A computed fold for a 533-nucleotide part of an RNA from Neotamlana nanhaiensis, annotated as large-subunit ribosomal RNA, domain I. The coordinates come from a structure-prediction model, not an experiment, and the mean pLDDT is 83. NCBI's taxonomy places the organism under Bacteria, Pseudomonadati, Bacteroidota, Flavobacteriales, Neotamlana.

Context: one part of a larger RNA
């Protein structure tokens, strides 16, 4: 030089933990905004860099309710203050909210810069101080609305390509991503011109089945149904139109009225056709909005049972002996494991705003029977040609629905479907509207769950984190938890230049727990002994 032990430096795994997250449930909320929002920017405390709080009334006012000693956020010190004449502190309801953002007087390189009018300060000129002046719908006008933000849900508009087909061009991904618009707390559908099939069902949506089934398909890849049956859940209606009336306009007139027209109003709403009209008969049924009362919830919030000794120990909740509660033996905290020490918990009590059920009241709205001559019953619609989309269905035998350009009807003896067309034969009754539940989500808020992570994990983020730092910007984007039960954070000496570091000495259970602080492999560095070369 190697190698071994041993002791330390160095390093930071590991283990322990947990203040933070990840994923669910139940409930709640489900919107904020010209009454200036979302986000910001600049202020604001004695002392104040930073979070937080808060606006020139500025860690803050004011009322009300709660509640009973300490307070002046994190966050120590210090100074000064403030409270039982009720304070900090919780709930409730207010007031005040600078500038800038939709930004809205005009401008603007966001937090800046200039105005006009009216009125004060005042009689002018100037400043200053409050009010107000944007654009757009709607409306005679007085006046109302909207405009922007916000996480997924939903409707409509518009719409890839990667990929797959082992290549590729119909297909496919997918009507997905991506972009525009719109609304709500849910949207959207929705009360048959619907399925069915010689039997029948009865608006819509969601589940689970039917079923990877019939089918579609370069019959490739792949896409993929209804129909029946089971269950959540259950609700119906309302205009147009015929007829009848007002009231304006217009046009005729033989000046009594006729007509057309808008507009209101009363009347009607359907398939066994209804309805209008005629004639009969009747005030019945049944129920949303409002007011009252009354009960129930409902913020902060109160009340809430049991233990003592001995023993190891720095501490007891451990052990040991012996009690007690228990509609309470969830949790969590306490110098080491606590039903009985704190804070809870079962139980139980409470009110302001406000919310929800009953009851009364009310006022608005809802029906019948028969006749059958006329009259009504949604038209550039329906259905056809062309071109397209869309139905699970790719032009196929393609029905049905949408429609862009052409054409174009019938009127209850009417019309449409039923999967090419045609007869029968059933079912419906388009071209007009409105609906509550079941569905679907979580930016938010309370309770709680977890064979979910535990600090290179888990959220990027457990700490001053979307921070620091990078980029012109779009954007990218981090490391960083742990002294101890309590700071009792090491008075005093001493080395030493030292306000560096250390040695004594004191705290402590432990200072190899000393702020670079638990625990403290390993790599790699010293030293001291052994072996060996």
């Nucleotide at each position: 030089g190697g190698c071994g032990u041993a002791u330390g430096g160095g390093g930071a795994a590991u283990g322990c933990c947990u203040a933070g997250g990840c994923u669910c449930u139940c409930a709640g909320a489900g919107g904020c905004g010209a009454a200036g929002a979302a986000g910001g920017a600049c202020g604001u405390g004695a002392u104040a860099a930073g979070c937080u709080g808060c606006g020139a009334a500025a860690a803050g006012u004011u009322g009300c309710g709660g509640g009973g000693a300490u307070u002046g956020g994190c966050a120590c010190a210090u100074a000064c203050a403030a409270a039982u004449u009720g304070a900090u502190c919780c709930g409730c309801a207010a007031a005040u909210a600078u500038c800038c953002g939709a930004a809205u007087g005009g401008g603007g390189c966001a937090a800046c810069c200039c105005a006009g009018u009216a009125c004060a300060u005042u009689g002018a000129a100037g400043a200053u101080g409050u009010a107000u002046u944007a654009u757009c719908c709607u409306g005679u006008a007085a006046a109302g609305g909207a405009g922007g933000c916000g996480a997924a849900c939903c409707c409509g508009g518009a719409g890839a390509a990667c990929u797959g087909a082992a290549a590729c061009a119909u297909c496919u991904a997918a009507g997905u991503a991506c972009c525009c618009g719109g609304a709500g707390g849910a949207g959207a559908a929705g009360a048959a011109a619907a399925c069915a099939a010689a039997a029948g069902u009865g608006a819509u949506u969601c589940c689970g089945u039917u079923a990877g089934u019939a089918g579609u398909g370069g019959c490739g890849a792949g896409c993929g149904a209804a129909c029946a049956c089971g269950g959540a859940u259950u609700a119906g209606c309302c205009c147009a139109a015929a007829c009848c009336a007002a009231u304006g306009u217009u046009g005729u007139u033989a000046c009594g009225g006729c007509a057309a027209u808008a507009u209101u109003g009363g009347g009607g709403u359907u398939g066994u056709a209804g309805g209008a009209c005629c004639a009969c008969g009747a005030c019945a049924u049944u129920u949303a909005a409002u007011a009252u009362a009354a009960a129930u919830u409902g913020a902060a919030u109160u009340a809430g049972a049991a233990u003592a000794c001995u023993u190891u120990g720095g501490a007891a909740a451990g052990a040991g002996u012996a009690a007690c509660c228990a509609u309470a033996g969830a949790g969590g905290g306490u110098g080491a494991u606590a039903g009985u020490c704190c804070u809870g918990u079962a139980u139980a009590a409470g009110u302001a705003a406000g919310a929800u059920u009953u009851a009364u009241a009310g006022c608005g709205a809802u029906a019948g029977u028969g006749g059958u001559a006329u009259c009504c019953u949604g038209a550039g619609u329906a259905g056809c040609g062309c071109g397209g989309g869309g139905c699970a269905c790719g032009u196929g035998u393609a029905a049905c629905c949408c429609u862009g350009u052409g054409u174009g009807a019938a009127u209850u003896u009417g019309u449409c479907g039923g999967g090419a067309c045609c007869a029968u034969c059933c079912g419906a009754u388009a071209a007009g509207g409105c609906u509550a539940a079941a569905u679907a989500c979580u930016c938010c808020u309370g309770a709680g769950a977890g064979a979910c992570c535990g600090a290179u994990a888990g959220u990027g983020a457990a700490c001053u984190a979307g921070u620091a730092c990078c980029g012109u910007g779009a954007g990218g984007g981090a490391a960083a938890g742990g002294u101890g039960a309590a700071a009792a954070g090491a008075a005093c000496c001493c080395u030493g230049a030292a306000u560096a570091a250390g040695g004594g000495a004191g705290u402590g259970a432990a200072a190899u727990a000393g702020a670079a602080c638990c625990u403290g492999a390993a790599a790699c560095c010293a030293u001291a002994c052994g072996c060996u070369u």

About this RNA: It matches the Rfam family "Bacterial large subunit ribosomal RNA".